[in-house]
RNA sequence: CGCCGAUCCUUCGGCGGGGGACGGGGGACCCAAUUGUUGGGGCGAAUCGCGGCCUUGGCGCCGCGUAGCGCUAGCUCUUCAGCGCGAGCCCGUCAGCUAACCCCGGAAGCGACGAGAGCGG
Numbered sequence: 001c002g003c004c005g006a007u008c009c010u011u012c013g014g015c016g017g018g019g020g021a022c023g024g025g026g027g028a029c030c031c032a033a034u035u036g037u038u039g040g041g042g043c044g045a046a047u048c049g050c051g052g053c054c055u056u057g058g059c060g061c062c063g064c065g066u067a068g069c070g071c072u073a074g075c076u077c078u079u080c081a082g083c084g085c086g087a088g089c090c091c092g093u094c095a096g097c098u099a100a101c102c103c104c105g106g107a108a109g110c111g112a113c114g115a116g117a118g119c120g121g
Stems, first nucleotide, its partner, number of pairs: 001111003008020005022105005031096001039094001040091004048065006068085005074119004079115002
């Protein structure tokens, strides 16, 4: 300096606290839904399928795809090309939407320099 992401700014002497940008959840009427151990739900792009191994089964592991997501350095593109991700965690029997209202987060981890068009400098 840049990427991902809400994760940046500010203040207090302070890596801790306060405030804000930004982000998430809960929560009426109406509407929707008729649901419930085959539990259910939230954050997130991260869903779903097939095959193999383990295995009594289940669980688990591995591989190949896939919904979807990201990057290619001025910005944008429903363009071409290339490269990646396709996880994990949480709530705890409970939550549709939802005004008022209430609660919470405001981190962590990384490292590109292909083309075309338009715009800008």

Predicted 3D model of a 121-nucleotide RNA (c-di-AMP riboswitch aptamer (ydaO/yuaA leader)) from a soil metagenome.
Rfam family: c-di-AMP riboswitch aptamer (ydaO/yuaA leader). Rfam 15.1 lists 7,607 matches to the family in 2,262 species. Rfam links the family to the GO terms cyclic-di-AMP binding and regulation of gene expression.
The prediction has a mean pLDDT of 85.